The RNA shown here (small-subunit ribosomal RNA) has 1404 nucleotides and comes from an uncultured Bacteroidota bacterium. Its Rfam family is "Bacterial small subunit ribosomal RNA". Rfam links the family to the GO terms ribosome and structural constituent of ribosome. RNAcentral holds the sequence, with entries from ENA.
């Protein structure tokens, strides 16, 4: 929040210890007393006969004296970190009313006072004066013990204790009463209750490290029930503290409660024990007990009354009110029970308590019906349309009555009377399924799924996350699931979290080893033995309140709840014992540690003088024009003589070679050689000491570089700075200069990636191999040697086990153990702020929080990327040839325009692309006009005899109208048309829902699998390495061995030859024949055709190489190292392209987004881009002449040949469905001409005239002829193709096609080059390797600014609260002093001045 039937039992201001209206919560006793205001009775009097008066006479009793109780019970948790609490002790340092027991006693007196009466003050509260009176009120005297006190003796104790005697002292009510009690005094004992003390335990902060003067102790005194600096005087100078004093913040403590396996963590409601408090602060009185919740006094704040003079009050008692708050109840009933106060008792009082009321606030129990009931109804939801779910659920039939309602009966709680609860619990009867179900959730965690709506919107969300048109996550619905009179949400605590780790964690790289030694405290510590018994262990005793928890049994119908018993309370104390280990004390030992003796080693340290090379400078000399510097330059130096060169001189700093995974040192660090002083390490002997040891907080010492202070020094180098370059800029990198500094002495600083990112010590645990310094032994050799083995101490490499998240580590551990220290606990904020300490400063050290994020991080893996590295390749660059970009035109695209200019393709991988043919059609677009089951097909039913063809009218046509013509038959029907019904149709959207197809990387050499092995795993090996190749091609090696898809090969074309076959092809020889011609006979020789074969394989030779292979212009060969070309495209990438080839999910349209027709458009045109054609000319144009192909096509076709036309073409005619016929060459070559011009180049544009195709060339066809004759004279930045029969150049054919905008596309042949040193660079790719990327560099990511928001600061100032200290003042009150006043004496009291102090003021 939504919902709500009943009962039992419990709980209920967590906030404002905020303020409180009203009522109640502590009184009682007449058997203590004087009395009689009220009530009742009695008696009497008066009489008006029911009234008045009188009498304390009786019951009783207002007010008062007196006694007991108001210190209990009830509330709250502000304060309090110890004057508290818990546990255990001590009291030889104490008190105790009422209660119980015991002993003894109670004698003699006295004076007041309230009430009351009179007068009187004041508004009131409250008084004042005078007078009368009583007591169990008060006082004096007597007596008295085991009491108090003085002294003595004895016993005992750690000590202050006990016993006996002795000195002095102190009491009472013979009161009350129904005569039985109840009371009084002293003493002792008990019980109960209380006080005081001790030990241990009981929060946080060290950014609180020093605190304390009555403070610590002593002596004496005072005070108290009692110990004590509790208080005072004097004396001493102590006491507490790192095992946390003092300070600050927070907090009542406990039994217990919640949680947890436990250890712990959190908590302290109800119930019970203790404490503290009672408007705030202080103080005492009374009393057995208080410094007193419902008492007193004072001060303060607040509220109320007032006659303004003065007074009253204290709900943190029960109800209740306001306020605060998310939030917590009735101004109830009763003393019937239990308990309490008083009383002899009756009894009175009791908001303690017992009950009721309110609240689903918690726990527990019950119910809302049970059985049957299928054609699985209706409805709803869904659907594959068949069904399925809701669901035996409902209806319906039979049954029951817990509950409910009504009626009747009716408790226990009480021992004699007395029952608030309450006509309650409970029982009986009647009625009738009757009165009674919701909430949350359904993506995973987590039980439960579909539809619709929405479309990163609305919204959800505990975490991950969901929502951008198919949402099981949003909202609704149906259904399902969970719990149920509740269900969800929120908050808090514990758990999970071994995520503070005692149980039970870590520190090379994730957070984390102090920079390194020394060393006090502390912690830990070798062998044997004796004693002790502190720790430890065992037994016993006491205690650990009750309740709670656990178990058993019992009482409410069960349960919750309650009761009884047991167990437990894991603790503390005391006592008795044990003695292994630890401790303590004593003795002994030598293996740890140290000392002594002899030896060896080293850049160990400090101080002194000495040397050479180099650099710079000064002067002299030689010498002349540059030097220097850089990628290139310039600044700079230099004719006033530089640089260079010779000799000499001076200065400061650093020490080449040796030199090394070398050595030394605690670390930082240490390098010429020498001398002096000094320290450490190592080894021998086993002489000496005898545990003397290890670690180390705080402390103290050392501590690179830079920096600071003082004084020197200053050659080179060189922050800052200046100049020159570079650059968009260049406060940089480069260059020329150059100050601090670097050097020395003394003093600071105290930090570094101070790193092995690895604290110290000790012990143990497989090996291999170097090296440094020793020792021992052996051999050789010869006395300063070499080698080997063993061993000790260092310093390296590799590795087993182990460890580790892995990388790795591995006797120099990051292994196995022990001890001690330091440090860590998500990232950022931040090693920052504040505070403290240190420093001359710079700064160092210690070291947070607010806020913010859901990560930050480590190691390894696979990829991708890099203006990272290595190797290699490609027309990738380079070397060349020709283009594009400039002109005109063609074509495509963008843009613009338009009714429409249909749609798609957009870096490479769109742009002569889909389209390999847009005049209509195509056609999807636009305008207009039509149709509505249609264009096709099928099924079913019915009807009909047509359909078709011809011509006519209207119309732009579609279409509409009207005329003529007209079936077959085996009679079943076939066929056609119409009508109806069902299935349509869509080039509409989504290529980011898809299939299929395609492009690209890329014809790049890669991509994988099986088994095995390695790894915790992702993954790896194989596929890597060394070679080699065009190639993951092959070879060698190998935890791999094999295999697959790719590569290669197999296929096709082409280059040579052989063979077979010769027609339509060919023609050498033979023959015929022509103007000529294989034209003809004939032939297969040749060419050619097209089948089958051969051939090429690094096969041969030489060289290199283990091999694979490579080289050799090698030989041979037509061809030589994949001969040339084609087809063939691995796993995958680009959410690449295509819903318009086709197919298809979903969505959308249905007299329209479908379909038909006419016309238009897709051909527009300021412009921009791509792809091409033609050119700019003489390697050319024009004219004439002469040659040579391949491939392909052809019957609605190609067309020879003839005629006509200048020509496109036309008219005839022939051959050929084609090796037969036909389309059918051009560059070239040979001549001629042009002569460098906008031309005899170039052909655009325009005019005219035509041809052809076609229904139709206006928008919008091609071609021909005549005329016209534009731009253009080789093209900026930039850019493309090509490595040989290639580029370049020349023509030919075909598909589509009526025709064609073809200069396109795809093929074919003719002529036919140049160049490649090479791989530095650009681009792309392959392999290996490295980094914070993985949407993968178009990545990731840093800082400022702008606007808004959040958190936190600063600010002239202004202001509130709290605490400490000094000074002044100081109420009430205690205490002592004084006291000439009151009191006959006394008890007691005024008065006075002090001490202390709450409060107030003031100061910084």
């Nucleotide at each position: 929040g939504c919902u709500g039937g009943c009962g039992g039992c419990g709980u209920g201001c967590u906030u404002a210890a905020c303020a409180c209206a009203u009522g109640c919560a502590a009184g009682u006793c007449g058997a203590a007393c004087g009395g009689u205001a009220a009530c009742a009775g009695c008696a009497g009097u008066a009489c008006u006969u029911g009234u008045a008066c009188u009498g304390g006479c009786u019951g009783a009793c207002g007010a008062g004296u007196g006694g007991c109780g108001g210190a209990c019970g009830g509330g709250u948790g502000a304060g309090u970190a110890a004057u508290g609490u818990a546990u255990a002790g001590u009291u030889a340092a104490u008190c105790u009313g009422c209660c119980u027991c015991u002993u003894a006693g109670a004698g003699a007196g006295g004076g007041a006072u309230a009430a009351c009466u009179a007068c009187u003050g004041g508004a009131a509260a409250c008084g004042g004066u005078a007078g009368c009176u009583a007591a169990u009120a008060c006082c004096u005297c007597a007596u008295a013990c085991u009491c108090c006190u003085u002294c003595u003796a004895c016993c005992u104790u750690a000590a202050u204790g006990g016993u006996a005697g002795u000195u002095g002292g102190g009491a009472a009510a013979u009161g009350u009463u129904u005569u039985u009690u109840c009371g009084c005094u002293a003493a002792g004992a008990g019980a109960u209750g209380a006080g005081a003390c001790u030990a241990u335990a009981u929060g946080g902060u060290a950014u609180c490290a020093g605190c304390u003067u009555g403070u610590u102790g002593g002596u004496g005194a005072g005070g108290u029930a009692a110990u004590g600096g509790c208080u005072c005087a004097c004396c001493a100078a102590g006491g507490c503290a790192a095992u946390g004093a003092c300070a600050c913040c927070u907090a009542g403590c406990u039994g217990g409660u919640c949680u947890g396996a436990g250890a712990g963590g959190a908590u302290g409601a109800u119930c019970a024990g203790c404490c503290a408090c009672a408007c705030u602060g202080g103080a005492a009185c009374u009393g057995a007990g208080a410094c007193a919740c419902g008492g007193u006094c004072c001060a303060g704040a607040c509220u109320c009354c007032u006659a303004c003079g003065g007074g009253a009050g204290g709900c943190a008692g029960c109800a209740g009110u306001g306020g605060g708050g998310a939030a917590u109840a009735u101004u109830g009933c009763a003393c019937a029970a239990u308990g309490g106060a008083g009383g002899a008792a009756a009894c009175u009082c009791u908001g303690a308590u017992g009950c009721a009321g309110c609240a689903a606030c918690a726990c527990c129990g019950c119910g809302u019906g049970g059985a049957g009931g299928a054609u699985g109804a209706c409805g709803c939801a869904u659907u594959u349309c068949g069904g399925u779910g809701u669901g035996u659920a409902a209806a319906c039939u039979c049954c029951u009555u817990u509950u409910a309602u009504a009626a009747g009966g009716g408790a226990a709680g009480a021992a004699g009377a007395u029952g608030a609860c309450g006509g309650u619990a409970c029982c009986u009867u009647a009625u009738g399924a009757a009165u009674a179900a919701g909430c949350a959730c359904c993506g995973g965690c987590u039980a439960a799924c579909u539809c619709c709506g929405u479309g990163c919107c609305a919204g959800c969300a505990g975490c991950c996350g969901c929502g951008g048109u198919a949402a099981u996550a949003c909202g609704g619905a149906g259904g399902a699931u969970g719990c149920a009179a509740g269900c969800g949400u929120u908050a808090u605590c514990c758990g999970g979290a071994u995520u503070u780790a005692u149980u039970g964690g870590g520190u090379u790289u994730a957070a984390a080893g102090g920079g390194u030694g020394c060393g006090c405290a502390g912690g830990c510590g070798g062998u044997c033995u004796u004693a002790u018994a502190a720790g430890u262990c065992a037994g016993u005793g006491g205690u650990g309140a009750a309740a709670u928890c656990u178990c058993u049994c019992g009482g409410c119908u069960c349960a919750a709840c309650c009761g009884a018993g047991a167990a437990a309370c894991u603790g503390c104390c005391a006592u008795u014992g044990a003695u292994a280990c630890u401790g303590u004390a004593g003795g002994a030992c030598u293996a740890g540690a140290g000392u002594a003796c002899a030896g060896a080693c080293g850049a160990g340290g400090u101080a002194g003088g000495c040397g050479g090379a180099a650099u710079g400078u000064a002067g002299c000399a030689u010498g002349u024009a540059g030097c220097g510097g850089u990628g290139a330059a310039a600044u700079g130096c230099a004719u006033a003589g530089a640089u260079a060169u010779u000799a000499c001189a001076c200065a400061g700093a650093a020490u080449a070679c040796c030199g090394a995974u070398u050595g030394c040192g605690a670390a930082g660090g240490c390098a010429g050689a020498u001398c002096a002083c000094u320290a450490a390490c190592u080894g021998u002997u086993g002489a000496c000491u005898g545990a003397c040891g290890c670690u180390a907080a705080u402390g103290g010492a050392c501590g690179a570089a830079a920096g600071c202070g003082u004084g020197g020094g200053g050659a080179g180098c060189g922050a800052a700075c200046a100049g020159g370059a570079u650059u968009a800029g260049a406060u940089a990198c480069c260059c020329u200069g150059g100050u601090a500094g670097u050097c020395c002495a003394c003093g600071c600083c105290g930090u570094a990636a101070a790193c092995g990112a690895u604290g110290g010590u000790u012990a143990c645990u497989a090996g291999u191999u170097g090296u440094u310094g020793g020792a021992u032994u052996a051999a050789c050799a010869a006395u300063g040697g070499u080698u080997a083995a063993u061993u000790c101490a260092g310093u390296g490499a590799c590795u087993a086990a182990g460890c580790g998240a892995a990388a790795g580590u591995g006797a120099u551990a990051a292994g196995u153990a022990a001890c001690c220290c330091a440090c860590c606990u998500g990232g950022g904020g931040a090693g920052u702020a504040c505070g403290g300490u240190c420093g001359c400063a710079a700064g160092a050290u210690u070291g947070a929080a607010a806020c913010u994020c859901a990560a930050a991080g480590g190691a390894a893996u696979u990829g991708a990327c890099g203006g990272g590295g290595g190797c290699c390749c490609g027309c990738a660059c380079a070397a060349g040839c020709g283009g594009u970009g400039g002109a005109g035109c063609a074509u495509g695209u963008g843009g613009u325009u338009u009714a429409a200019u249909u749609c798609g393709a957009u870096g490479a991988u769109a742009c002569g692309c889909g389209a390999g043919g847009a005049a209509c059609c195509u056609u999807a677009c636009c305008a207009g006009g039509g149709c509505u089951u249609a264009a096709a097909u099928g099924u079913a039913a019915g009807u009909u005899g047509c359909a078709u063809g011809g011509a006519c009218c209207a119309g732009a046509g579609a279409u509409g109208g009207a005329c003529c013509u007209u079936u077959c038959u085996u009679c079943g029907g076939a066929c056609u048309a119409c009508u109806u019904a069902c299935a349509a149709g869509g080039u509409g959207c989504u290529g980011c829902a898809u299939g299929g197809u395609u492009g690209u990387c890329g014809u790049c050499a890669g991509c994988u699998c099986g088994u095995g092995c390695c790894g915790u795993g992702a993954g790896g090996c194989g596929u890597c390495a060394g070679g080699u190749u065009a190639a993951g091609u092959c070879c060698u090696a190998u935890a791999a061995c094999g295999a697959g898809c790719g590569u290669a090969a197999c296929c096709c074309c082409u280059a040579u030859c052989g063979u077979u076959a010769g027609u339509u092809g060919c023609u050498a020889g033979c023959a015929g024949g022509u103007a000529a011609a294989g034209c003809u006979g004939a032939g297969g020789a040749c060419u050619c055709u097209a089948g089958c074969g051969a051939g090429a394989c690094u096969g041969c030779c030489g060289g290199u190489g283990c091999a694979a292979a490579c080289c050799g212009a090698g030989a041979g060969g037509a061809a030589g190292g994949u001969g040339g070309g084609g087809a063939u495209g691995a796993c995958g990438u680009c959410a690449a392209a295509u819903c318009a080839u086709c197919a298809c999910g979903g969505c959308c349209c249905u007299u329209a987004c479908g379909u038909c027709c006419u016309g238009g458009g897709c051909u527009a045109c300021a412009c921009a881009c791509g792809u091409g054609c033609u050119a700019c000319a003489a390697u050319g144009g024009u004219c004439g002449g002469u040659a040579c192909a391949a491939a392909g096509g052809g019957c609605a076709g190609c067309u020879a040949c003839c005629c006509c036309g200048c020509g496109a073409g036309g008219g005839g005619a022939u051959g050929c469905g084609a090796a037969u016929c036909u389309c059918u060459a051009a560059a070239a070559c040979c001549g001629a001409u042009c002569u460098c011009a906008g031309u005899u180049c170039g052909g655009a544009u325009c005019g005219g005239a035509g041809u052809c195709u076609g229904c139709a060339a206006c928008u919008c066809g091609a071609c021909u002829c005549c005329g016209u004759g534009a731009a253009g004279c080789u093209g900026g930045a930039a850019u493309c193709g090509c490595u040989a029969g290639u580029a370049a150049u020349c023509g030919g054919a075909u598909a589509u096609c009526a025709g064609c905008c073809a200069u396109g596309a795809u093929c074919c042949g003719g002529u036919g080059a140049a160049u490649a040193c090479g791989u530095u660079c650009c681009c792309g790719g392959g392999c290996c390797u490295u980094g914070a990327c993985a949407c993968a560099c178009c990545g990731c990511c840093c800082g400022u600014c702008a606007a808004g928001c959040c958190a936190u600061g600063g600010a002239a100032g202004c202001u509130g609260g709290g605490g400490g200290u000094g000074c002044c003042u100081g109420a009430a009150g205690u205490c002592g002093g004084u006291a000439g006043c009151c009191g006959u004496u006394a008890a007691g009291g005024a008065g006075c001045a002090g001490c202390c102090u709450a409060g107030g003021g003031u100061a910084a």